[in-house]
Order: sequence, then structure tokens, then C1' cells
RNA sequence: CAGGUAAACCGGGUGACCGCUCCUCCUUAGGGAGGGGAGGAAAGUCCGAGCUCCGCCGGGCAGGAUGCUGGGUAACGCCCAGGAGGGGCAACCCUACGGAUAGUGCAACAGAAACAUACCGCCCCGCAAGGGGUAAGGGUGAAAUGGCGAGGCAAGAGCUCACCGGCUCCGGUGUGAACCGGAGGCCGUGCAAACCCCAUCCGGAGUAAGACCGAAUAGAGGGAUAAGGCGCCCGGCCAUUCCCCGGGUUGGUCGCAUGACCCCGAUGGCAACAUCGGGGCUAGAUAGAUGGUCACCAUCCUUCUUAGGAAGGAUACAGAACUCGGCUUACAGGUUUACCUGGUCC
RNA sequence: GGGCCGCUAGCUCAACUGGCAGAGCAGAUGACUCUUAAUCAUCAGGUUGGAGGUUCGAGUCCUCCGCGGCUCA
Repeated sequence: CAGGUAAACCGGGUGACCGCUCCUCCUUAGGGAGGGGAGGAAAGUCCGAGCUCCGCCGGGCAGGAUGCUGGGUAACGCCCAGGAGGGGCAACCCUACGGAUAGUGCAACAGAAACAUACCGCCCCGCAAGGGGUAAGGGUGAAAUGGCGAGGCAAGAGCUCACCGGCUCCGGUGUGAACCGGAGGCCGUGCAAACCCCAUCCGGAGUAAGACCGAAUAGAGGGAUAAGGCGCCCGGCCAUUCCCCGGGUUGGUCGCAUGACCCCGAUGGCAACAUCGGGGCUAGAUAGAUGGUCACCAUCCUUCUUAGGAAGGAUACAGAACUCGGCUUACAGGUUUACCUGGUCC
Repeated sequence: GGGCCGCUAGCUCAACUGGCAGAGCAGAUGACUCUUAAUCAUCAGGUUGGAGGUUCGAGUCCUCCGCGGCUCA
């Protein structure tokens, strides 16, 4: 210098004028002054929680979720570290990664055979028809009885042996996943993002939850009656209501902005993170505010120009509505740090 | 704001337990008819909303995205 890998961050700036919304103060009730006002994803609503109601509690069933190991966390399907497998020359990246000897099921077509088999072939017996042995070779298929070589054999075959792959057992190391070494010829598959088995976890609904005030109104309506009561069943407790239909009201306050919060530093830890100390307050609407114009500057593109420069255009994705922790998806352009590969120079 | 469904030919819908994507209407051509309709015969038309994954194999199973619809005080 070129190409690449990983991580973090910015994502227009300054000024003037005119607006919108919230808070505080003043007020002559008209208004005035000061201050705050979108994001890294506010998004999708895919997970996990807080909070609230369903009267309370326990057990079982059903249902759902997760799935290598260890740790972090309020919790998680998230994060960190490690193992195994795969990809890359490398930095590094990816993985829905428990169990197929618990059982059931599926494997279309082709093929002899898809689970327990022999079509062609090879060998032996036999005049032949045929019978027996075999699974080396051919053929079908996505997949055909572990691969390859040698010995062996009538021909063959883990039948025997060397090497490699898998499985089981033993020993060692490690918290563990697992790894290393040895022994045993023990050796046909795939699918669990098919049912299922194992382990762990989970009650349901959602801030339009829900609480209060005000306003309005029609219940002589229908049903359940010993049943009802967060899917079903059982048990205990509680307690007299519960469901449907019809009608009225459609206003306000709270929930709702101090929180598993943010920033800096120290200590412990490989890290995620934890503890301690100091500092900070950072939107709160209810048809829904957070905007517009102008000037200068910044970046990019096009055209013109000898150059300097000039003119025009563009500046992403998007946009709070109960709040947090994550994941996923969208994103013009740009910055920084560390590392890898190749080339060149000293 | 919360919750729940659906997407297959131009239209309306099928496709079982994953195994060659089909039917009706509409369209095109031909026959019949003086002509049209009706009828008969033949044909065309699909990246199963998009992308990725599991599997030998995906409309079907899983994940993400897009579009459309329903519902809740």
C1' cells in the first nucleotide's frame, strides 16, 4: 500500500424567525417569562420479567417451552467462557448440538431386496433339469450390511491380520462437556424442525390490566340451582352469588415517569458480571406534541471549468403511548481500535 | 396499544400421515350452426406471498420478513 476479520461509535452542525406540547412562576384572565421535548432501532410483538385483576391453597392429568458443559442474571429461548462438529491459507466465523438397543411409524419411484434379502455374476455337485454355498464384482437408488490392502478359500466373507472410522469396557486427566492411553472383531442405515422417551421449567389474562370521583339509567327480563368459584379432575377453605339478553353513560383523576436507571472511578473475575465510592435526573400526550422557513458550514453525486472554483441535487432506516432486560429485522454515508494475508522499502 | 387468523392458476376453492400441484368458472383453438349462444373435443396458464433451514425429497415441518383480515374498554 492492497485485500480481509472482529469490536465499538457517529448518523448532520451553528445562528435567526415563526409554530406545537408538558412543567414551574407571574398575571390586569387576554396572556407573559423561564425550562424540558424521540431512537439505535422508539419497529416486529418473537422471548423473559415487573405491576394489576381473576377469592385462597395443595395434588394429579392435559397442554406448552427449552435441550453439549460450566458460569452470569430478577428472569430468559439472552449473555460469557469452554467442548465437539463444520467452513476459511489465516485473523476468525457458523451450529434447533439430549435419546434411533424404550416403543410405534415412515423411507414415494426405481430395484431381487428399504428389513431382514439374492436379479446378473462367481464356486461346488449333477448328463440335464435342478440343488447347495457366497456377497468379491455388476446393476437400482438419496441411502445396500464399516473403508482399504494383504493373507486365506472350491469361490468368498472380520474368516484372519496391518492401518483408518465407529461402538462397548477399563485406567488416567478435567467441576463438567470431553480428551488421552489400552483392550475387545463387537460393526447395515436415515428421519425425533414424525409420534414419542428422558431431564428442567411454566396458572390465565393483560395498563383498553385495574382503582377512585362524577354523570346517566329500566331491569317486576330469561336461565343455573346445589350448584358456582384462573383448561379438566380430586381434596380442603371461603362464601351467596354467577351467566345470558336488553338499555343508559361515554367525562375526569390516578395507574404514568426515581428505575433490576444513567455516567465516572476502584476492587474481584479470562469474561459475562458483581460489590463499593462519587456524581446526575433524562419526553409524558389521550386522536395523540417533538415541526417549518432562511443563511452559513460539513459529506456525497452530476454538469461546467486549464486550475482555483461555480451551479444544481441529495443527506439513510424510521419515529415514543405502562415500564424494563434481550433477540430479530431495516439502515445513505462515515470514524476509531486491534488483528490476519499478500506485496514493496529500510 | 394488546390478542388471533389467512395467503395455492385471472376468480372461487381442493391436495389425507411430507412422495408426479388438481377441480369448477373464465381464456384460446377447432367442430356443430346461415350467425351467435348452448354443447362437444383439445390446449395454455403455478418460482404454492418472499428468503433461509430440516429431510433423499417441502404446498405441507421450523425460523425471519411482507401483505390482508378479524377482535378487545